[in-house]
Context: one part of a larger RNA
Molecule: small-subunit ribosomal RNA, 5' domain
Organism: Candidatus Peregrinibacteria bacterium
RNA sequence: GGAUUAACGCUGGCGGUGUGUCUAAUACAUGCAAGUCGCGCGAGGGUUCGACCCGAGCGGCGGACGAGCGAGUAACACGUUGGAACCUGCCCCAAACUCAGGGAUAACACCUAGAAAUAGGUGCUAAUACCGGAUAGUCUCGUAAGAGUAAAGCUACGGCGGUUUGGGAGGGGCCUGCGGCCUAUCAGCUAGUUGGUAAGGUAACGGCUUACCAAGGCUAUGACGGGUAACUGGUCUGAGAGGACGACCAGUCGCGAUGGGACUGAGAUACGGCCCAUACUCCUACGGGAGGCAGCAGUAAGGAAUCUUCCGCAAUGGACGAAAGUCUGACGGAGCAACACCGCGUGGUUGAUGAAGCCCUUUGGGGUGUAAAGACCUUUUCUGAGAGACGAAUUCUGACGGUAUCUUAGGAAUAAGCACCGGCUAACUCUGUGCCAGCAGCCGCGGUAAUACAGAGGGUGCAAGCGUUAUCC
Numbered sequence: 001g002g003a004u005u006a007a008c009g010c011u012g013g014c015g016g017u018g019u020g021u022c023u024a025a026u027a028c029a030u031g032c033a034a035g036u037c038g039c040g041c042g043a044g045g046g047u048u049c050g051a052c053c054c055g056a057g058c059g060g061c062g063g064a065c066g067a068g069c070g071a072g073u074a075a076c077a078c079g080u081u082g083g084a085a086c087c088u089g090c091c092c093c094a095a096a097c098u099c100a101g102g103g104a105u106a107a108c109a110c111c112u113a114g115a116a117a118u119a120g121g122u123g124c125u126a127a128u129a130c131c132g133g134a135u136a137g138u139c140u141c142g143u144a145a146g147a148g149u150a151a152a153g154c155u156a157c158g159g160c161g162g163u164u165u166g167g168g169a170g171g172g173g174c175c176u177g178c179g180g181c182c183u184a185u186c187a188g189c190u191a192g193u194u195g196g197u198a199a200g201g202u203a204a205c206g207g208c209u210u211a212c213c214a215a216g217g218c219u220a221u222g223a224c225g226g227g228u229a230a231c232u233g234g235u236c237u238g239a240g241a242g243g244a245c246g247a248c249c250a251g252u253c254g255c256g257a258u259g260g261g262a263c264u265g266a267g268a269u270a271c272g273g274c275c276c277a278u279a280c281u282c283c284u285a286c287g288g289g290a291g292g293c294a295g296c297a298g299u300a301a302g303g304a305a306u307c308u309u310c311c312g313c314a315a316u317g318g319a320c321g322a323a324a325g326u327c328u329g330a331c332g333g334a335g336c337a338a339c340a341c342c343g344c345g346u347g348g349u350u351g352a353u354g355a356a357g358c359c360c361u362u363u364g365g366g367g368u369g370u371a372a373a374g375a376c377c378u379u380u381u382c383u384g385a386g387a388g389a390c391g392a393a394u395u396c397u398g399a400c401g402g403u404a405u406c407u408u409a410g411g412a413a414u415a416a417g418c419a420c421c422g423g424c425u426a427a428c429u430c431u432g433u434g435c436c437a438g439c440a441g442c443c444g445c446g447g448u449a450a451u452a453c454a455g456a457g458g459g460u461g462c463a464a465g466c467g468u469u470a471u472c473c
Stems, first nucleotide, its partner, number of pairs: 001473004006469005013344006019337002021302001026300003030297003035061003040058002044054003068255003078179003082175002086172003091168008099133001101131002108123006139148003153160002181227003188218003193215008230252004234245004257278005280291004308334001310333003316330001317328004347377004357368004382410006391400001417462005422443003428457005438445002
C1' cells in the first nucleotide's frame, strides 16, 4: 500500500448493487416452513337438490428434493484420470399382455379401559388395498429336458392408467493412478491383520462376513501415533514465483439434542418418519405421556459483534392432480444496518488593496479571505400537485407499487465531517503547563520561551465518511 462476513470512537444527505451470529453443532416460548389426488374406494355431514360443497378414513404419488449447518472427517472425503462386477421411481422409444375369481380390514355403529396420549373387544363395508389360480415371449434358474414368476381398473368413450421385456436419457453405488496440512520431543505398526480355498452376503466386485490353510502386509519416499482441518471452482495479495484464506455464489461430502438400530421404499439407515438408550425441557389425576429451529422469522445466553415474530405465490422452480387448482419462510420482494463497493449532492457566476469578529505582530502591518455580506443565476437533490410502467408467457393473473420513471410549481432552499501538522510523513504559530498533566506506530517529546502535552488561530490529507484496533499478503 492492498484486503476484510469486521468491531470500536466521532460524524452522517440521497440512490443503486451486494452482504449481514466468524462466539455456544448452546437452550428454545409462539406462528408458519410438505403436501396433494373425489377422474382409485366406501362411509359421514351440509345443500340453493346440481355432473354441487365439506370431507376424517382406506389407497396412490411425494415427504431421500428443496432449505440449514460445518460438529465430525487427514479419508478414495474432495479434485482430476482411467475402469468394471452394478442399480435406477417419474420421463422418452419399441414389443407383447391386461383372463376368471376369493377372503379380509379401516372408516362407521355399539361396548370397554385411561386424566391424557391412546388402546382393546364385538359387528358391518369398498377399492387401482391384499391373496391365491390361469396364461408366459424376448424374463429368471438350468448344458438340456424342464421348472418358476405378472397385471387394475376408471371413463364424459376422447382418453387416463396397469403388467412384463429390451433400449435411451438423466441420476446413483463401486474400484483405481496422481494431487493438496503440521509433528520424529510419535519408530516401529498390524491378527480379519496380508493372501488363498470354500461358503454366505450385497444391486454389484471385494476379508464385506464366516470356516479352514499359509505367514504374510505397511514403514525414514515417514508406517503407526498425536495435533489441526470439511474439500474444490475460487477469493485476497503479489510484477511474477509464491504466500494466506475457503464469507457470499456454484459443485461434492458429512451432520440433524447425544449414541445405537433397522423398517418402508426405485432411492434413506430418513432434519420437520419409526424403535431403543442417555441427558435436558414440558404435561400428569403419579399409573403414564409429549418434545428436538444446524428451516423462516423470533427469544434467551455467550460475545467486541451480526437484521423483520413483514408481503406475495404475480414471476422462476418444485410436489400432487386429467384439469381447474392446492401447497411451497424454495423463491420473488419489501423492512433494518454507511457493513462493503459504485454513483450523486451539500450550489454556480460575480463581488474590496480586502467589512466585522478572531488570530499573529517588529504596532507599520499580516492572516482567515472572494471567504462572508451584496448582486445575478440554476434546481441535481428536496417539498407540493398531476401522469404512471416493463417485468405477463397475444385471454385471465403484479406481492413489489401508486414503486421506478416522466411532467409541472416552489425555493439556495433539506445536507460536512474526521484525522493529522517533531522526523519517517503532506501540513506552524501563539497561549497554558513545567519530567506535572499528558503524548507515543518506531525514534522519542514534557524538568519556564515545548512547531511532539492541552486549547486557540492557521494549515495538510481524505471526505459521507474519517480515524483506531484485529487478521492476511